[in-house]
RNA sequence: AUCUGACAAGGGCAAACCCGUCGCGAGGCGGGGACGCAAAAUCUCCGGUCUGGAAUGCGCCAGAUAGCGGGAUGACCGGA
Numbered sequence: 001a002u003c004u005g006a007c008a009a010g011g012g013c014a015a016a017c018c019c020g021u022c023g024c025g026a027g028g029c030g031g032g033g034a035c036g037c038a039a040a041a042u043c044u045c046c047g048g049u050c051u052g053g054a055a056u057g058c059g060c061c062a063g064a065u066a067g068c069g070g071g072a073u074g075a076c077c078g079g080a
Base pairs, nucleotide, nucleotide: 002080003079004078005077012037013036017032018031019030020029021028022027035067041073042072043071045070046069047068048065049064050063051062052061053060
């Protein structure tokens, strides 16, 4: 450096739900809480899904989701 995740070791994150808060909304943030995750670390470039707004004809604009998938960047430990 590349591939890989058996056995581990140190650990990490945090679904649903509840409380508070922001938002028209999807949903976000903080606290509690753990369904799970070898990148469940970061990024909307592509697709999907969801929300709002136009339009009433042929598919547009804005947003959300990174824990939907692909991609980019990038990390601990073990094995080859």